[in-house]
RNA sequence: AAGAAGAAAAGGCAAACACUUCGAAAGAAGUGGACGCAAAGCUACGAGUCUAAAGCUGUCUCAGCUAUGAUCGCCGGGUUUCCUAA
Numbered sequence: 001a002a003g004a005a006g007a008a009a010a011g012g013c014a015a016a017c018a019c020u021u022c023g024a025a026a027g028a029a030g031u032g033g034a035c036g037c038a039a040a041g042c043u044a045c046g047a048g049u050c051u052a053a054a055g056c057u058g059u060c061u062c063a064g065c066u067a068u069g070a071u072c073g074c075c076g077g078g079u080u081u082c083c084u085a086a
Base pairs, nucleotide, nucleotide: 005084006083012037013036017032018031019030020029021028022027035073041079042078043077045076046075048071049070050069055065056064057063058062
């Protein structure tokens, strides 16, 4: 130096919930707010989960199937990164 690890210090992010907006929905964004997080930074590549507008089907004013939608704070992968005791 790099890697692993995570006591301390400097900081960082921001769950639920509320309001507003977008969206068919799941959900996302902004503001407030903190459950927590050493990558709770980024990435939809794999897999899981959620939703079903459109489409298809049926026993048809209802139901079922399905991702091209979403989720990185479900998990794994890729990638970037502050500090420094044991």

This is a predicted structure of an 86-nucleotide RNA (c-di-GMP-I riboswitch aptamer) from a Bacillota bacterium. Lineage of the source: Bacteria > Bacillati > Bacillota.